[in-house]
This is a predicted structure of a 119-nucleotide RNA (SAM riboswitch aptamer (S box leader)) from an Ignavibacteriota bacterium.
RNA sequence: CACUUAUCAAGAACGGCUGAGGGAUCAGGCCCUGUGACGCCGUAGCAACCGAUGGAGCGUUUGCUCCAUGUCAGGUGCUAAUUCCUGCCCCACGCGGAACAAGCGGGGAAAGAUGAGGA
Numbered sequence: 001c002a003c004u005u006a007u008c009a010a011g012a013a014c015g016g017c018u019g020a021g022g023g024a025u026c027a028g029g030c031c032c033u034g035u036g037a038c039g040c041c042g043u044a045g046c047a048a049c050c051g052a053u054g055g056a057g058c059g060u061u062u063g064c065u066c067c068a069u070g071u072c073a074g075g076u077g078c079u080a081a082u083u084c085c086u087g088c089c090c091c092a093c094g095c096g097g098a099a100c101a102a103g104c105g106g107g108g109a110a111a112g113a114u115g116a117g118g119a
Stems, first nucleotide, its partner, number of pairs: 001118001003117006013043005021032003026087004044079003049075002051072003054067005083111001088108004094104002
């Protein structure tokens, strides 16, 4: 960082520095923020993708399943809000209603994030 693939409703905060915006991007909404956000650093924690590893069963070439979807926590990651919500498509010329108003559910895509591959 082209590309491939899995996951994204759960979980986990304190301190120091800094000092004005921040929640990826654009738009709309909503929210966080001088009671110091965002960011950086330290420590702590969460989780279990990669990694390590025990038992049982199956297959036997790598492996698969179960065991509180075992155990550990070395490499990443993460620690406001579902990936904060919506935007495109479908259900759907739907529901609603006087109305082309407000408001409303589900599924998928796109985009993004993270891991593991890959270049």
Rfam family: SAM riboswitch aptamer (S box leader). From the family's description: The SAM riboswitch is found upstream of a number of genes which code for proteins involved in methionine or cysteine biosynthesis in Gram-positive bacteria.
NCBI's taxonomy places the organism under Bacteria, Pseudomonadati, Ignavibacteriota.
Of the family's consensus pairs, 91% are formed in the model.